Predicted 3D model of a 595-nucleotide part of an RNA (large-subunit ribosomal RNA, domain I) from Blastococcus sp. TBT05-19.
The organism belongs to Blastococcus, within Bacteria.
Context: one part of a larger RNA
């Protein structure tokens, strides 16, 4: 020096564990914000720091409930000082307070800072000072004022509005919009209207009550799922892309305007001197009230077996008032009666009562002894019991009957949710016929050119949308049925609203797992978006386990200490805060063999 064996050191693999994570399901909730959000800074406890809570009333204040013996959050002990059966701590509901920054909004600013005006208050002899409130911009509405330029308008001022502004994981609508890739190269094409950027909205959004489909039969708003179907199509007919009707389901809901016409009012134009007009007839009376046109408001009206207006006609409760006056007729308004509907669109608000659920909770069965092992019984043995409860967790080991629970049954002063009833609120003449007099959404539809989107790449290319130009008709009208024409059929554009079925999950509750178990599972089981890196945008860790219980080794000895030897605790200390198990590499000690 090598090999072998034994015993150690180092190291932290493996096994076991889990306070964390992942995925999915069900239910709830689904917006917050100038009444100042989301997110932060700084403070705040008797004692330093981190986390949590809270805000100068600062681990808290008040009220109402629950609960019932201890409590003053946690890492994390210790000391101090206190509170509590006159009910504390704790849990729930409602309220109060809520510094400074932040849309940040009195002005400024390098966020959490600096400076100011006005009103009132405190204080001072007075000033300085302090406190409370208020003071940004834009928009809507009302009023006042008011240029160039006479009216006017622009502009300015004041008041008023729980008007806006900013934030939000994914989902949504819209405006923009790639490339890697595929086509085995590549350009049309594809990837893909995807990623990404922007704007905006809501708890969902969007769509939506046929100018729809269909096919000679019929359906009857929209949305979503299955099928139709990888079909019909489209396509350098390559790669690829890719419907619809119909059928089966989920859900289910329909409404309001514009116009014609009538009335009121305002503006403009026009008109006569008694014509037109004041509901009709007769008599009286009035005197621009008229007519045309435009605006506003109210009534009317809303449809495709076309509808409505106007005119005519039939039927229809009651009472009061009224249409210049009187009589007759006709009409209008209101109350009651009758009928219908309703706050989730079709108009909209509030309250009472009852019940459901949520936000604290309550009750909740049944095992002991002996014995064995052991540090410890829940294990073995033996004799029992409960079960609408043998889900699960904990307890010194493996517990239906020890503890928490579980099945089941109860429970709310307050707030919220949902449902029902009542109060309440809103609406209401119905029908027929004829006439063809009027109306039925205009720079619209259509057309031309250029684009886009539809399964559809310009094609025979309809339907839909946009830009430029041109430019109709009003029911004997107009659009569609895939160029176009005819017949036939369907439907009524150019205005608006609309729940549900659908998408998603930041968040709350519960549950499940042939999901992970500390190099795994979220980056993060632990002071984690921390330490650290970077000017910054940004990047981004490592790090879990004594024991049943600290019982965490009093005391003695060596040593400056670190550390160790005794003693003691413990079942165990080779479980000693470098702590469960403790592999290998690597380093030693001893013995044997070889050189």
């Nucleotide at each position: 020096g090598g090999c072998a064996c034994a015993c150690g050191g180092u190291g932290g693999a493996u096994g076991c564990c889990u306070g964390g994570g992942c995925a999915c399901c069900a239910g709830g909730a689904g917006c917050c914000g100038a009444u100042g959000a989301a997110g932060g800074a700084c403070g705040u406890a008797g004692g330093a720091g981190g986390c949590u809570g809270c805000g100068a009333u600062a681990a808290g204040c008040c009220u109402c409930g629950g609960g019932g013996a201890g409590c003053u959050g946690u890492c994390a002990a210790c000391c101090g000082a206190g509170c509590g059966u006159u009910g504390a701590u704790c849990c729930g509901a409602g309220g109060a307070u809520u510094u400074c920054c932040g849309a940040a909004u009195g002005g400024g600013g390098g966020a959490a800072c600096c400076c100011c005006g006005c009103a009132c208050c405190a204080g001072u002899c007075a000033u300085g000072u302090g406190g409370u409130g208020u003071g940004a911009c834009c928009c809507g509405c009302g009023c006042c004022u008011g240029a160039a330029c006479a009216c006017a308008u622009a502009g300015g001022g004041c008041g008023u509005g729980u008007g806006g502004a900013g934030g939000g994981a994914a989902c949504g609508u819209g405006g923009g919009g790639a490339a890697g890739u595929g086509a085995a190269a590549c350009a049309u094409c594809u990837c893909a209207g995807u990623a990404c950027c922007c704007a905006c909205a809501g708890g969902a959004a969007g769509a939506g009550a046929a100018a729809a489909c269909a096919a000679c039969c019929g359906u009857g708003a929209u949305u979503c799922c299955g099928u139709g179907a990888g079909u019909a199509g489209u396509g350098g007919c390559g790669a690829g892309c890719g419907a619809a009707a119909g059928c089966g389901g989920a859900u289910g809901a329909g409404g309001c305007u514009a116009a014609a016409c009538c009335g009121a009012u305002c503006g403009c134009a026009u008109g006569u001197g008694a014509u037109a007009g004041c509901c009709g007839g007769c008599a009286g009376g009035c005197g621009u009230u008229g007519u045309g046109u435009g605006g506003u408001c109210g009534g009317g009206g809303u449809c495709g077996u076309g509808g409505g207006a106007c005119a005519g006609u039939u039927c229809a409760g009651u009472c009061a008032c009224u249409u210049c006056u009187g009589c007759c007729g006709a009409g209008g308004u209101g109350g009651c009666a009758g009928g219908g509907a309703g706050u989730c669109a079709u108009a909209a608000a509030a309250g009472u009562c009852u019940g459901u659920g949520u936000u604290a909770g309550u009750g909740g069965a049944a095992g002991g002894c002996c014995u064995c092992u052991g540090g410890a019984a829940g294990g073995g043995g033996u004799c029992g019991c409960c079960g609408u409860a043998g889900a699960g967790g904990g307890u010194g080991a493996g517990a239906g009957c020890c503890c928490c629970g579980u099945a089941c049954a109860c429970g709310a002063a307050a707030a919220c949710u949902c449902a029902g009833a009542c109060u309440c609120u809103c609406c209401c003449g119905a029908g027929c016929u004829u006439g063809u007099u009027c109306c039925c959404a205009a720079g619209u539809a259509g057309c031309a050119c250029c684009g886009a989107g539809c399964c559809c790449g310009u094609g025979a290319a309809a339907u839909u949308c946009g830009g430029u130009g041109u430019g109709a008709a009003u029911c004997u009208g107009g659009c569609g049925g895939g160029a176009c024409c005819a017949c036939c059929c369907g439907c009524u554009a150019a205005g608006c609203c609309u729940a549900a079925a659908u998408a998603c999950u930041u968040c709350c509750u519960g549950g499940u797992g042939a999901c992970c178990g500390a190099u795994a599972g979220c980056g993060g089981a632990c002071u984690a978006g921390u330490a650290c890196c970077g000017u910054g945008a940004g990047g981004g860790a490592a790090a879990g386990g004594u024991g049943a219980a600290a019982a965490g080794u009093a005391c003695c000895c060596c040593g400056g200490g670190a550390g160790g030897g005794g003693a003691g605790u413990g079942a165990a200390a080779u479980a000693g805060u470098a702590c469960c198990u403790g592999a290998a590499a690597c380093c030693g000690u001893g013995u044997g063999c070889c050189u």

The RNAcentral record of the full RNA draws on ENA and SILVA. The coordinates come from a structure-prediction model, not an experiment, and the mean pLDDT is 82.